[in-house]
Molecule: glmS glucosamine-6-phosphate activated ribozyme aptamer
Organism: Actinomycetota bacterium
RNA sequence: GCAUUCUUCACAGCGCCAGCCCUCGCUCAGCGAGGCGACGAGGAAGAGGGAGUAUCGAAAUGUUCGGCGGAUGCCCUCUCGGCCGCUCACGGUCGUGACGAGCUGGGCAAAACCCGGGAGUGAUCCCGGGAACAGAGUCCAGUUCGAUGUGAGUG
Numbered sequence: 001g002c003a004u005u006c007u008u009c010a011c012a013g014c015g016c017c018a019g020c021c022c023u024c025g026c027u028c029a030g031c032g033a034g035g036c037g038a039c040g041a042g043g044a045a046g047a048g049g050g051a052g053u054a055u056c057g058a059a060a061u062g063u064u065c066g067g068c069g070g071a072u073g074c075c076c077u078c079u080c081g082g083c084c085g086c087u088c089a090c091g092g093u094c095g096u097g098a099c100g101a102g103c104u105g106g107g108c109a110a111a112a113c114c115c116g117g118g119a120g121u122g123a124u125c126c127c128g129g130g131a132a133c134a135g136a137g138u139c140c141a142g143u144u145c146g147a148u149g150u151g152a153g154u155g
Base pairs, nucleotide, nucleotide: 014069015068016067017066019065021035022034023033024032025031026030039057040056041055045079046078047077048076049075050074080095081094082093083092084091086153087152088151089150090149099146100145101144102143103142104141105140106139113130114129115128116127117126118125119124
């Protein structure tokens, strides 16, 4: 340095706060200190660049509001890879379950809520238990339409 195995941790509804709102204090038209500010599902070939409110529903009913930054999404270039009967070159299309566009059916959650405990003057926050219900460009199954190339060579 590389490979393999095991264990642990982390992994984006993420991070932050100067608006609104709320709490406490004060010398109270205001000032200071604090609080809140996304519930899961889903999502990565590699590098770089660009734009930028980047999928789905649940809850609530001012606030999951508003603002800043970021993000597995989108577009472009290159590299690598799959497929287009075999090989090569080009081209197309996609991204490792690796061609596109539809249709039908089915499946999957956690908060919220309730109970108990803890911290704090408080707004609030943390932990444990119970418990039901989603949708999607996600998953499973079926089905329809279209595409499945050009040149050379080989068989």